Transfer RNA from an archaeon, 75 nucleotides, folded computationally.
The coordinates come from a structure-prediction model, not an experiment, and the mean pLDDT is 83.
It matches the Rfam family "tRNA". From the family's description: Transfer RNA (tRNA) molecules are approximately 80 nucleotides in length. Rfam classes the family as a transfer RNA. Gene Ontology term of the family: triplet codon-amino acid adaptor activity.
RNA sequence: GGGCCUGUAGCGCAGCCUGGACAGCGCAACGCACUCCUAAUGCGUAGGUCAUGAGUUCGAAUCUCAUCAGGCCCG
Numbered sequence: 001g002g003g004c005c006u007g008u009a010g011c012g013c014a015g016c017c018u019g020g021a022c023a024g025c026g027c028a029a030c031g032c033a034c035u036c037c038u039a040a041u042g043c044g045u046a047g048g049u050c051a052u053g054a055g056u057u058c059g060a061a062u063c064u065c066a067u068c069a070g071g072c073c074c075g
Stems, first nucleotide, its partner, number of pairs: 001074007010027004020058001029045005051067005
């Protein structure tokens, strides 16, 4: 220098290919119940510029381009 993959909640991930209604799951956090207390369990709550910017579109996490970060391969 070239190519490919990844980036979504504090952590781990799904959703992306095939655009659509409030963006989800598990763990963690917090509250309540249970318990002598704790743990476990049950119920509930909160938490998101979907890496950044631009474009296309009535509509973008999803399509296109550029950039940034990490990883792999080639030279």